Source information
The prediction has a mean pLDDT of 82. Small-subunit ribosomal RNA, central domain from an uncultured bacterium, 351 nucleotides, folded computationally. The full RNA is in RNAcentral, with records from SILVA. Rfam family: Bacterial small subunit ribosomal RNA.
Context: one part of a larger RNA
């Protein structure tokens, strides 16, 4: 150079979309000959190594002949496989048609419950809260109850191991605009593919910066308790925050702790969605077929638990990633950021 790993042991990058550069890459038929395979010449120093002889008493060591040595060029020849070239296919891929189901995504309209505040009746002493209390609120008329009123913020029921989306993530209705996937038909184009170092672009909460808005909750805080103490856990208040709008910021147990693609390897039982049979006047029902989600398991796999046609099985492609702990995901540079801090990312030294 080969060799081993990456659910839980160290290890899949938060996630894919674009998708460079780079590796890889369907079937057939024709040239080329670069990779390739063999053949002739050339070169392949010395020591080294291997086999005889020999000199040091032996050996190690030296010394000598002969042999090995990876490879390199020129040149000829072959045509399986990869290359390159030129044609063709249709089974990857893409496109047309024609159906569909969805909390996919932006805008905007609008519903009702509920909390809270206001207003104005009815009514009187309590009420909240806890193990228990007590800070608290109330005779300046509270809770409770009833009418009207404001404003926010979030949408019971349906609601489900259910749908959708690349992930983050999306739920009250409505209309508009939009993105996606799925079946069906098998018409069209003809390998257009498949993975990605760098780049671009999304990226929960929190936090930031301007400018709005603030019902309810609720870091900081302030009290009331518990406690030896209580910078907590439990009560009573409460400020940013949480919400729009525009702009950052870029990390999460960013989780299926499992990258992507492709193709093979028993099954059985639920679901969603699209179709085709069956059946029926129609539909339910009852079989199959694609696509997704689940829950069991053959065979294999695995330290084990477990995976198990949605693989952690058997193969091939391409990328990312790990290499004892501790120091440290720090410190120094670098980039990025308004700042919080983020990415990259060590070493002494302990053990």
């Nucleotide at each position: 150079c080969u060799g081993g790993g990456c659910g839980u042991a160290a290890a899949g990058a938060g996630u894919u979309g674009c998708g460079u550069a780079g590796g890889c890459g369907g079937c057939c038929c024709g040239u080329u000959a670069a990779g390739c395979g063999g053949g002739a010449c050339a070169u392949g120093a010395a020591a080294u190594a291997g086999u005889g002889u020999g000199g040091c008493u032996c050996a190690a060591c030296c010394a000598u002949a002969c042999u090995g040595c990876u490879a390199u060029g020129u040149u000829c020849c072959g045509a399986a496989c990869u290359g390159a070239c030129a044609g063709g296919c249709u089974a990857g891929a893409g496109g047309a048609u024609g159906a569909g189901a969805g909390a996919g995504g932006u805008u905007a309209u609008u519903g009702g419950a509920a909390u809270u505040c206001c207003c104005a009746g009815u009514g009187u002493a309590g009420g909240a809260g806890u193990g228990a209390a007590a800070u608290c609120c109330g005779u300046a008329g509270a809770u409770a109850u009833u009418g009207g009123g404001a404003g926010g913020a979030a949408c019971a029921c349906c609601g489900a191991u259910g749908g959708c989306g690349u992930a983050g993530g999306c739920a009250g209705a409505u209309a508009a605009c939009u993105g996606g996937c799925u079946c069906a038909u098998u018409c069209c184009u003809g390998a257009c593919g498949c993975u990605c170092a760098g780049g671009c672009a999304c990226g929960a909460a929190a936090g930031c910066g301007u400018g709005g808005g603030g019902a309810g909750c609720a870091a900081a805080c302030g009290g009331g308790a518990u406690u030896a103490g209580a910078u907590a856990c439990c009560c009573c208040g409460g400020u940013a925050g949480u919400c729009c709008a525009c702009g950052c910021c870029g990390u999460a147990a960013a989780c299926g702790a499992u990258g992507g693609a492709u193709g093979c390897u028993a099954g059985c039982u639920g679901u969603a969605c699209a179709c085709c049979g069956u059946a029926u006047c129609g539909a339910c029902c009852c079989g199959g077929u694609g696509u997704g989600u689940a829950g069991c398991g053959a065979a294999g796999c695995u330290a084990a638990c477990g995976c198990g046609u949605u693989a952690a099985g058997c193969a091939u492609c391409c990328c990312g990633c790990c290499u004892g702990u501790g120091g440290a995901g720090u410190a120094c540079g670098a980039g990025c950021g308004c700042a919080a801090g983020c990415u990259u990312a060590a070493a002494a030294c302990a053990u």